[in-house]
């Protein structure tokens, strides 16, 4: 440089355009003799900015980053 692919909660991973979920992790309870263990409840998001649409994590543009291929 050109082309392809991803950015989502602290980490990882799901989501046919119609209520953003799971698991670890984190917080407070219950139980425990204490401490693990179990159970139950809480918090924490969709890279940025614009457009479609009645509604966008999804679609379509820019821009930013991070890979992959090619030269």
């Nucleotide at each position: 440089u050109a082309a392809g692919g991803g950015g989502a909660a602290g980490u990882a991973u799901a989501a046919u355009g119609g209520a953003a979920g799971u698991a670890c992790a984190g917080a407070g309870a219950a139980u425990u003799u204490u401490g693990a263990u179990u159970u139950c409840u809480c918090a924490g998001g969709u890279a940025u900015a614009g457009g479609u649409u009645c509604a966008a994590g999804u679609c379509c543009u820019a821009u930013u980053u991070c890979u992959u291929u090619a030269a």

The RNA shown here (transfer RNA) has 71 nucleotides and comes from Mantella baroni. The organism belongs to Mantella, within Eukaryota. The prediction has a mean pLDDT of 81. Its Rfam family is "tRNA". The family's RNA type in Rfam is transfer RNA. Rfam links the family to the GO term triplet codon-amino acid adaptor activity. About the family: Transfer RNA (tRNA) molecules are approximately 80 nucleotides in length. RNAcentral holds the sequence, with entries from ENA.